[in-house]
Molecule: transfer RNA
Organism: Halothece sp.
RNA sequence: GCCAGCAUAGCUCAGUGGUAGAGCAACCCACUCGUAAUGGGUAGGUCAGGAGUUCAAAUCUCCUUGCUGGCU
Numbered sequence: 001g002c003c004a005g006c007a008u009a010g011c012u013c014a015g016u017g018g019u020a021g022a023g024c025a026a027c028c029c030a031c032u033c034g035u036a037a038u039g040g041g042u043a044g045g046u047c048a049g050g051a052g053u054u055c056a057a058a059u060c061u062c063c064u065u066g067c068u069g070g071c072u
Base pairs, nucleotide, nucleotide: 001071002070003069004068005067006066007065010024011023012022013021018055026042027041028040029039030038048064049063050062051061052060
């Protein structure tokens, strides 16, 4: 230099055009003599940034940034 993939909650990841979700972690409650475990609940998101397409974009297109892999 060229090609591909990835970027979504504190962490690991789903979601491939129509309400943004799960597990773990955090907090509260129940249970217990108490702790752990277990059960219930709450909070937590400018979906990497910008532009475009669309009635509607995390999702499609283009550009930029970062990370990973491959080729030279």